[in-house]
RNA sequence: CUUUAUAAAAGGCAAAAUCGUUGAAAGGCGAUGACGCAAAGCCAUGUACCUAAGGUAAGAUUACUAAGGUUGACAGGUUGCUAAA
Repeated sequence: CUUUAUAAAAGGCAAAAUCGUUGAAAGGCGAUGACGCAAAGCCAUGUACCUAAGGUAAGAUUACUAAGGUUGACAGGUUGCUAAA
C1' cells in the first nucleotide's frame, strides 16, 4: 500500500417506540431506548423511493410536478480502528 472480515482486544454508531421541538408534509433535531451495523463515519453525485407547500390542469372530488427529503434503499466518491494474507 492492496485485499479479506470470523475470532479476539480497544472502542464506535443507534432501529422501532415514547416524550419534547421544528416543518405544509415527507422528514429533521434533542432525550430515553437498543433492532441491528465492519464503515449503520462523511458527501445528495447517479438511480430508486417518500412528500406536494407553491405551481399547473380539471372544476370543486382529484391528478401531475422538487428547486423539499431518505447515506440504516442500491451504487459511486472519500476518510478511519483491529487482525490476517
The RNA shown here (c-di-GMP-I riboswitch aptamer) has 85 nucleotides and comes from Evansella vedderi.
It was read from a public genome assembly, where an Rfam model found it.
The coordinates come from a structure-prediction model, not an experiment, and the mean pLDDT is 84.